[in-house]
RNA sequence: AUAAAUUUUCGGGGUUGGGUGAAAUCCCCUACCGGCGGUAAAGUCCGCAAACCUUAUUUGACCGGAAUAAGGCUGAUUUAGCGAAAUUCUAAAACCGACAGUUACAGUCUGGAUGGGAGAAAAUUUAU
Numbered sequence: 001a002u003a004a005a006u007u008u009u010c011g012g013g014g015u016u017g018g019g020u021g022a023a024a025u026c027c028c029c030u031a032c033c034g035g036c037g038g039u040a041a042a043g044u045c046c047g048c049a050a051a052c053c054u055u056a057u058u059u060g061a062c063c064g065g066a067a068u069a070a071g072g073c074u075g076a077u078u079u080a081g082c083g084a085a086a087u088u089c090u091a092a093a094a095c096c097g098a099c100a101g102u103u104a105c106a107g108u109c110u111g112g113a114u115g116g117g118a119g120a121a122a123a124u125u126u127a128u
Stems, first nucleotide, its partner, number of pairs: 001128010017029003031108002033097002035048004043095002052072008077093005099111003
């Protein structure tokens, strides 16, 4: 230095101001936000994660539920410039955002979640 194992820690942001209304942080105007790995620095490329669905197994007398595994599903960008290289930078104009709840439709409120997690860092051990 590389690889493997174990342990520990870390690991998601955001509704400003106004309008209508009996009622809206949910509608309308405006404002605000951007997980992880790869790659010329990315919410929009490629891949991953959460959520949701199905099946199997385990638990359970049964149902519901829970856990594990496998599979499915999974949003959105263009133009110009610089450059060896950029849908990543610069300039401009766009676009997107799970499920459940709510006196009224939610990326931003509340909830599952003091959860899970892609992964990141450190320490120790072993091998080369």

Predicted 3D model of a 128-nucleotide RNA (FMN riboswitch aptamer (RFN element)) from an Actinomycetota bacterium. It was read from a public genome assembly, where an Rfam model found it.